The prediction has a mean pLDDT of 78. The RNA shown here (c-di-AMP riboswitch aptamer (ydaO/yuaA leader)) has 156 nucleotides and comes from Streptomyces sp. Of the family's consensus pairs, 92% are formed in the model. RNAcentral holds the sequence, with entries from Ribocentre.
[in-house]
C1' cells in the first nucleotide's frame, strides 16, 4: 500500500414504520382466585363500513374468495404423478415480462447498476359519508450517472 472481516461515529438507502407527553394508568385475560402487560396523543399507514353508482336474464361444467406489497403474466428444459396418450397438476432451474427502486426535493431527457418476494385473512368482505378496528416493524450501503427547468440549503 491492497483486499476482507468487526465495531464505533457520520452520511444516506428499501419501507407508513417518525415524533412529543406521562411511570403502571378508564390497560389486558379469567365466573373466581388470581396471572399478564407499559399507558396517552399527534402524524403517517391499512383493513371494515351507506345512500347513489356498479354489478344483476336461462342452461350445462369446472373452481372458494379476499387482503397488505412494486412484486404480475408468459416461454424453454429437467424430474415427479395422473393419463382416454390430445393433454392435465406440482417441483427445480433457466430466460423474459407488467411493474418498482437507486444520495437536496421536484418535473422531463438519455442512460447504467438491482428488485420483480413474502406473509396474512379463513368460507367472508365492491365503492362508500358518518362511524368502527388496527399498525407505527424489519432489513441494507460506503463515490452514491450526466443534461435542462423550477426550488431548497450553504456561501456572499
Nucleotide at each position: 500500500g491492497g483486499a476482507c472481516a468487526g465495531u464505533c461515529a457520520u452520511c444516506g438507502c428499501c419501507g407508513a414504520g417518525u415524533c412529543c407527553c406521562c411511570g403502571u394508568a378508564c390497560g389486558g385475560c379469567g365466573c373466581g382466585a388470581g396471572c399478564c402487560u407499559g399507558g396517552g396523543g399527534a402524524g403517517c399507514c391499512g383493513g371494515g363500513g351507506a345512500c347513489c353508482c356498479a354489478g344483476a336474464g336461462u342452461c350445462c361444467c369446472u373452481u372458494g374468495g379476499g387482503g397488505u406489497g412494486a412484486a404480475u403474466c408468459g416461454g424453454a428444459c429437467u424430474c415427479c404423478c395422473c393419463u382416454c396418450c390430445g393433454g392435465a397438476g406440482g417441483a427445480g432451474c433457466c430466460c423474459g415480462u407488467a411493474g418498482g427502486a437507486g444520495a437536496c426535493c421536484u418535473u422531463c431527457c438519455u442512460g447504467c447498476u438491482c428488485c420483480g418476494a413474502a406473509c396474512c385473512c379463513g368460507u367472508c368482505a365492491g365503492c362508500u359519508a358518518a362511524c368502527c378496528c388496527g399498525g407505527u416493524a424489519g432489513g441494507c450501503g460506503a463515490g452514491a450517472a450526466g443534461g435542462a427547468g423550477g426550488g431548497a440549503a450553504a456561501g456572499g